[in-house]
About this RNA:
This is a predicted structure of a 185-nucleotide RNA (c-di-AMP riboswitch aptamer (ydaO/yuaA leader)) from Paractinoplanes aksuensis. Its mean pLDDT, the model's own confidence on a scale to 100, is 76. The source organism's lineage runs through Bacteria, Bacillati, Actinomycetes, Micromonosporales and Paractinoplanes. The model forms 89% of the base pairs in the Rfam consensus. Its Rfam family is "c-di-AMP riboswitch aptamer (ydaO/yuaA leader)". About the family: This family represents a conserved RNA structure found upstream of the ydaO and yuaA genes in Bacillus subtilis and related genes in other bacteria.
RNA sequence: CACCACGUACCACCAACACAGGCAAACGGGGGCAGGGACGGGGGACCCAAUUGCGGUCCUCUCCGCGCCACCCGCUCCGGUGGCGAUCACGGAGAAGACCUUGGGGUGAAGUUGCCGAAAGGCGACCGGGCAGCCUUCCCGCCCGAACCCGACAGCUAACCUCGCAGGCGUGCCGGAGGGAUAUC
Repeated sequence: CACCACGUACCACCAACACAGGCAAACGGGGGCAGGGACGGGGGACCCAAUUGCGGUCCUCUCCGCGCCACCCGCUCCGGUGGCGAUCACGGAGAAGACCUUGGGGUGAAGUUGCCGAAAGGCGACCGGGCAGCCUUCCCGCCCGAACCCGACAGCUAACCUCGCAGGCGUGCCGGAGGGAUAUC
């Protein structure tokens, strides 16, 4: 911004002539919406960059591990292929699914580190953020440095896909300087 619902409801028109009604511009609000736009975030190619990283538990399935038969390798041993049988998730490998968080990643200002402490945490340094509303900057002063999410996984990234648009709070020095916008003359 649009649409719908709700409340109020002008003019005109319909209806009625007892009461009451229909339609409807406009207005209202902390109503609704898989609506659209603005703004903000995540995923996602080539190119470029990167290069040893691939965690744990549970569950299901497949194959191998065992025996026999046939064939191949000139024969035996060894090895290979196919078939049949055995087979308690006992051991190994692989695939799908579910859960977890220590690896990794995301939003965010919310990081690195020293000392003390058994720990929780406390004190400090460097660094990051805030203190009124157009932006930048300076002085003094005062505060914050959390929380949550993804779930073994994600670099950049056009097309493309997707999420948020809630909640909470309510003015330090009425300080200084510069830039900009709008209005008026």